[in-house]
């Protein structure tokens, strides 16, 4: 150089245009001499970045960046 895929919580990931979830941690209660375990609460988000489309965008459309992968 070519053709393609990812990017959403601290990590691992869903989320088929109508104001974003779950597990895992990690914090708080409650247990317990204590520790794990379990049980309760809640928090925690510039949807990678920039613009178009559209009444509305994580979702569609161009661009750019970072990886990861096929070709050469």
């Nucleotide at each position: 150089g070519u053709a393609g895929g990812u990017a959403u919580a601290g990590c691992u990931c869903a989320g088929u245009g109508g104001u974003a979830g779950a597990g895992c941690a990690a914090a708080u209660g409650g247990u317990u001499a204590g520790c794990a375990u379990g049980c309760a609460u809640g928090a925690g988000g510039u949807u990678c970045u920039g613009g178009g489309u559209u009444c509305a965008a994580u979702c569609u459309c161009c661009a750019g960046u970072a990886c990861c992968u096929u070709c050469a």
Description
Transfer RNA from Vicugna pacos, 72 nucleotides, folded computationally. Rfam family: tRNA. From the family's description: Transfer RNA (tRNA) molecules are approximately 80 nucleotides in length. Model confidence (mean pLDDT): 83 of 100.